This is a predicted structure of a 77-nucleotide RNA (SAH (S-adenosyl-L-homocysteine) riboswitch aptamer) from a Gammaproteobacteria bacterium.
The model forms 100% of the base pairs in the Rfam consensus.
Taxonomically the source falls in Gammaproteobacteria (Bacteria, Pseudomonadati, Pseudomonadota).
It matches the Rfam family "SAH (S-adenosyl-L-homocysteine) riboswitch aptamer". On this family, see Wang et al., Mol Cell 2008: "Riboswitches that sense S-adenosylhomocysteine and activate genes involved in coenzyme recycling". Its family is annotated with S-adenosylhomocysteine metabolic process and regulation of gene expression in the Gene Ontology.
It was read from a public genome assembly, where an Rfam model found it.

RNA sequence: CGGCCUGAGGAGCGUUGCGAUGGGGAUGGCCCCACCAGGCUCAGGCUGACCGUGACAGAUAACGACGCUCGCUUGAU
Repeated sequence: CGGCCUGAGGAGCGUUGCGAUGGGGAUGGCCCCACCAGGCUCAGGCUGACCGUGACAGAUAACGACGCUCGCUUGAU
């Protein structure tokens, strides 16, 4: 750094439908249907590749279409 799994990022309801996925069509690089708003970030585990031969300290997050309801914190009235 990549892949997979797990956890966390307060909790829900409704709407839309890009990507991915599934199905169909075309034989072309596209169209239709279904599903669909944690697909992002951080941490841990497993694994692969590359690099290094080193420990310590510090910090504890930033985001997430539209509308609505609640929770937590702060301020005002």